Predicted 3D model of RNase P RNA and transfer RNA as a complex of 460 nucleotides.
[in-house]
RNA sequence: GCUACCAACCGGGUCAUCGCUCCCUGUUCUUCAGGGGGAGGAAAGUCCGGACAGCACAGGGCAAUGCACCGGUUAAGCGCCGGGGGACGCACGCGUCUAUCGACGCGCGAGCGUUCACAGAUAGUGCCACAGAAAAUAACUGCCGCCCGGCGUAAGCCGGGCGGUGAGGUUGAAAACGUGGGGUAAGAGCCCACGGCGCCGGCAGGUAACUGCCGGCGCGGGUAAACCUUGCAUGCUGAAAUGCCACGUAUACCGGCGAUUGAGGGCGGCCCGCCCGAUGCCGGAGGGUAGGCAGCUAGAUCCCUGCAGUAAUGCAGGGGCCAGAUAAAUGAUGGCCACCCGUCUCGCGACGGGAACAGGAUCCGGCUUACAGGUUGGUAGCUUUU
RNA sequence: GGUUUCGUGGCCGAGUGGCUAGGCAGAGCUCUGCAAAAGCUUCUACAGCAGUUCGAAUCUGCUCGAAACCUCCA
Numbered sequence: 001g002c003u004a005c006c007a008a009c010c011g012g013g014u015c016a017u018c019g020c021u022c023c024c025u026g027u028u029c030u031u032c033a034g035g036g037g038g039a040g041g042a043a044a045g046u047c048c049g050g051a052c053a054g055c056a057c058a059g060g061g062c063a064a065u066g067c068a069c070c071g072g073u074u075a076a077g078c079g080c081c082g083g084g085g086g087a088c089g090c091a092c093g094c095g096u097c098u099a100u101c102g103a104c105g106c107g108c109g110a111g112c113g114u115u116c117a118c119a120g121a122u123a124g125u126g127c128c129a130c131a132g133a134a135a136a137u138a139a140c141u142g143c144c145g146c147c148c149g150g151c152g153u154a155a156g157c158c159g160g161g162c163g164g165u166g167a168g169g170u171u172g173a174a175a176a177c178g179u180g181g182g183g184u185a186a187g188a189g190c191c192c193a194c195g196g197c198g199c200c201g202g203c204a205g206g207u208a209a210c211u212g213c214c215g216g217c218g219c220g221g222g223u224a225a226a227c228c229u230u231g232c233a234u235g236c237u238g239a240a241a242u243g244c245c246a247c248g249u250a251u252a253c254c255g256g257c258g259a260u261u262g263a264g265g266g267c268g269g270c271c272c273g274c275c276c277g278a279u280g281c282c283g284g285a286g287g288g289u290a291g292g293c294a295g296c297u298a299g300a301u302c303c304c305u306g307c308a309g310u311a312a313u314g315c316a317g318g319g320g321c322c323a324g325a326u327a328a329a330u331g332a333u334g335g336c337c338a339c340c341c342g343u344c345u346c347g348c349g350a351c352g353g354g355a356a357c358a359g360g361a362u363c364c365g366g367c368u369u370a371c372a373g374g375u376u377g378g379u380a381g382c383u384u385u386u
Numbered sequence: 387g388g389u390u391u392c393g394u395g396g397c398c399g400a401g402u403g404g405c406u407a408g409g410c411a412g413a414g415c416u417c418u419g420c421a422a423a424a425g426c427u428u429c430u431a432c433a434g435c436a437g438u439u440c441g442a443a444u445c446u447g448c449u450c451g452a453a454a455c456c457u458c459c460a
Stems, first nucleotide, its partner, number of pairs: 001382010012337007020038007040357001044368002047366005052238004059272004064234005069083005084118001085116006092107006119229002124227002126223003140169002142165010177195006196219010242294004253284005264276004287459002301320008339354006387456007396410003404440001412428005433449005
């Protein structure tokens, strides 16, 4: 210097003219004049969590939904930060093969990087297509012993019965702890050595998850983003929530249910139970209005500095005010500068073109997704010079 | 703006973990003097991308697209 990845940030600037919307002032709702404000990092998807508002806020049981290593952080969270554990890759070590390069296999601990929806499969049930003897109880085949029958001089062979044995059996994603040895009629964790995994107990470290060591027992495949079990959590509806004002009309008409033998409503879904409950409730079909105000933007707010903390984050001080529209404003044109591309030119430069994703609708904290181009930092690789 | 549901050939539509049925339409063939009808053959699919699993249309997450419902008064 280039390339790739990761993280943070920016995401055109300025001037002129013509427009849109909101606020303030001047005349006090009506034009005009002056001044000021006017989209984003995602405003998006609506995937989580809250604020806020209305309704419900006796109780019990069942169900439903969500989450799932530990600690911290926060208003809260399936977020974030830190730690633990697993998996994979690289590097390293060991072994085998090879003339070498290298290939393959294994790895207790230690290194770097990426990644994980990371409770439980030793609570139970289900499922595991095809293939295969068999998908987890076993059966079949095989192996071994004894007996019977046949053949044969014999060794033995063939067939049958009884018994023993448990992984040798071409498959498969997956085959009953692995390797080696002993043992046996034949075999098998049946026994032994080394190793792996799980459970229990003790000791040590750590807030904890967990880790290390010692001892004992055991080894029964996978799947819980199958049912499920365990633990924890959870009222519902969402600004078209909700409160108020104005305008205007027809509780027309039809059907169903019901008034203490209780329609219907509330306690989220069901049951029990409790409360309310009648010119009522539900459905169809019509009538009127198609206006306004509040909620509506000053807030878990933004910027800077300092302190505490590994960090997420918190605290303190100082400064700032930063959209509020309602069919929906935030725009258009032109010039200059900056960036990128192409052509011409030795070069200066000239001409032409381009400039992403996208746009508020109650407001915040996150996550996810989209995004031309650029800046800074880090890591890795390659190249050049010393 | 909010809530919910859905996406399988050109169209309709079954499939709740194990090769994606069936009907209509299209193409070709047979039959016919020519057609229609009928019969046979054939073409074309799980909205997209990831994950879980031996295995995904199906289970889970994200994205894209479509549909339905919810707004005043009595």
Rfam match: Bacterial RNase P class A. By type it is a ribozyme. From the family's description: Ribonuclease P (RNase P) is a ubiquitous endoribonuclease, found in archaea, bacteria and eukarya as well as chloroplasts and mitochondria.